[in-house]
RNA sequence: AUCCUCGUAGCUCAGUGGUAGAGCGCCGUCUUGACGUGACGGAUGUCGAAGGUUCAAUUCCUUCCGAGGGUA
Numbered sequence: 001a002u003c004c005u006c007g008u009a010g011c012u013c014a015g016u017g018g019u020a021g022a023g024c025g026c027c028g029u030c031u032u033g034a035c036g037u038g039a040c041g042g043a044u045g046u047c048g049a050a051g052g053u054u055c056a057a058u059u060c061c062u063u064c065c066g067a068g069g070g071u072a
Stems, first nucleotide, its partner, number of pairs: 001071007010024004018055001026042005048064005
């Protein structure tokens, strides 16, 4: 330089046009002598950025940024 993959909750990841979820974690209450386990409830996301297409974009297209990898 060029090509490919990835970027979504604190972490690991799903979702691939119809308006965002799981597990673990965190907080509260109950349970316990206490911790843990368990039960119930709760908070947390400008879906990397900007633009385009669309009635509608996390999803499709373009550029850029970041991470990893291939070739030279």